[in-house]
RNA sequence: GGAGUAGACCAGGUGGUCGCCCGCGUUAGCGGGAGGAAAGUCCGGGCUCCGCAGGACAUGGCGGUGGGUAACGCCCACCGACCGCGAGGUUAGGGAAAGUGCCACAGAAAAUAGACCGCCACGCGGACGUUGCGACCGGGGCUCCGGCCCCGGAAGGCGGCUGCGAGGUAAGGGUGAAACGGUGCGGUAAGAGCGCACCAGCAGGUUGGGUGACCAACCUGGCUCGGUAAACCCCGCCAGGAGCAAGGCCAAGCAGAGAGCAGUCCCGGCUAGCCGGGCCGCGGAUUUGUCCGAUCCGUUAUUGACUCUCGGGUAGGCCGCACGAGGCGCGAAGCAAUUCGCGUCCCAGAGGAAUGGUCACCGUGGCAUUAGCCACGACAGAACCCGGCUUAUCGGUCUACUCCCAUU
RNA sequence: UACCCGAUGGUGUAACGGUAGCACAAGGGUUUUUGGUACCCUUAGUCUAGGUUCGAAUCCUAGUCGGGUAG
Numbered sequence: 001g002g003a004g005u006a007g008a009c010c011a012g013g014u015g016g017u018c019g020c021c022c023g024c025g026u027u028a029g030c031g032g033g034a035g036g037a038a039a040g041u042c043c044g045g046g047c048u049c050c051g052c053a054g055g056a057c058a059u060g061g062c063g064g065u066g067g068g069u070a071a072c073g074c075c076c077a078c079c080g081a082c083c084g085c086g087a088g089g090u091u092a093g094g095g096a097a098a099g100u101g102c103c104a105c106a107g108a109a110a111a112u113a114g115a116c117c118g119c120c121a122c123g124c125g126g127a128c129g130u131u132g133c134g135a136c137c138g139g140g141g142c143u144c145c146g147g148c149c150c151c152g153g154a155a156g157g158c159g160g161c162u163g164c165g166a167g168g169u170a171a172g173g174g175u176g177a178a179a180c181g182g183u184g185c186g187g188u189a190a191g192a193g194c195g196c197a198c199c200a201g202c203a204g205g206u207u208g209g210g211u212g213a214c215c216a217a218c219c220u221g222g223c224u225c226g227g228u229a230a231a232c233c234c235c236g237c238c239a240g241g242a243g244c245a246a247g248g249c250c251a252a253g254c255a256g257a258g259a260g261c262a263g264u265c266c267c268g269g270c271u272a273g274c275c276g277g278g279c280c281g282c283g284g285a286u287u288u289g290u291c292c293g294a295u296c297c298g299u300u301a302u303u304g305a306c307u308c309u310c311g312g313g314u315a316g317g318c319c320g321c322a323c324g325a326g327g328c329g330c331g332a333a334g335c336a337a338u339u340c341g342c343g344u345c346c347c348a349g350a351g352g353a354a355u356g357g358u359c360a361c362c363g364u365g366g367c368a369u370u371a372g373c374c375a376c377g378a379c380a381g382a383a384c385c386c387g388g389c390u391u392a393u394c395g396g397u398c399u400a401c402u403c404c405c406a407u408u
Numbered sequence: 409u410a411c412c413c414g415a416u417g418g419u420g421u422a423a424c425g426g427u428a429g430c431a432c433a434a435g436g437g438u439u440u441u442u443g444g445u446a447c448c449c450u451u452a453g454u455c456u457a458g459g460u461u462c463g464a465a466u467c468c469u470a471g472u473c474g475g476g477u478a479g
Stems, first nucleotide, its partner, number of pairs: 001404010012362007020033005035379001039390002042388005047243004054292004059239005064078005079093001080091004094234002099232002101228003116173002118169003122165005128159004136153007181199006200224002202221008247319004256310005261304001263280001265278006281299006326345008363376005409478007418432004426462001434450005455471005
């Protein structure tokens, strides 16, 4: 100098003036007034209510280990896997030797291995080739007539080729995302972890390190087992439901009507057919997927806080509602997330609607020799509150680190 | 405020995780004197970005857009 990696921060400041919203104040006036995401509403909590929140099943979510937290699907640290020369990055990362499903095309075969081609020995055939010496048959030649030589044939043997049968084998077969371990030697009829050596993986064990996930070393076993669970599923853990239009108080207003629902027994009292109580049932309701349990009400009744249908009224006010897992500073513990202690501060809040304009100075950036001029942008805007995640985003600043080139 | 669905050529719609089809429309051609009809051919698509998988329109996550429900 170039190329990168990780992280942090800013989102103009101060003053005047004119407005807007809220609070306090008789008035004058004083105090406060958007964000890092206020957003998406994707997770988790606080808070509130629901005749309790118990169990089982279902349903949904989560899934390496340890820690943090009110809690989490979030955060931190570490482990494993993958990517990168590296700084670093990504990771829904339990189980595929519980079960089921799926694996297109190609390929012999896509999952309890099987056997299409191939290779190999065996049995029964077929054609072909070859066959020393002697013996057999046919033909020819030579002869000293004793024989000798040459050619051919048959049977049998041998050899390879081939057909069929019944087998062995998985070494080889160009495919595919993925092929039932790889290389070598031995072995065999041919072969094969069939045996051996080395390598890779798996399982079991021992030792050592670590809280743990896990890591390292050694031994044993030929054990060689495909992938997929963001397919069903299995295992473990978590989850009661609804939500500030929750919920509470006040005020105002109105009109109710129809339908449905379930019992017997025992005890006591008396006014003698009613009242009270009890057991077992029954009906209805509650918690909101189902069942059980639990609780409440009723049980012959204009009863019920019941269920269903139709109809009527209101559209106002106050609280909840901002002191909170709160902000800032310092210190301590911890690698960190985070926690603890001390000090200090009070800091938006509603109707859906407010949170702005302008001037000056300073700061930053750009243009310009100077004077000076221009801009402060982008994404976006609270509505019960908080912790996260995700998404959007102008222009920059800083820190730490890596690789390459050059120079000293 | 709280929720639920959907997105495939220009339009309407199909598609077990395995070559994205069909109809209409558009363009061209043949037939016809011309137009229509008929026939043939062509163009054109999985909302966007990541992930799981050998492989994604389909499964998962985040976003964009559209539609709907309740009080």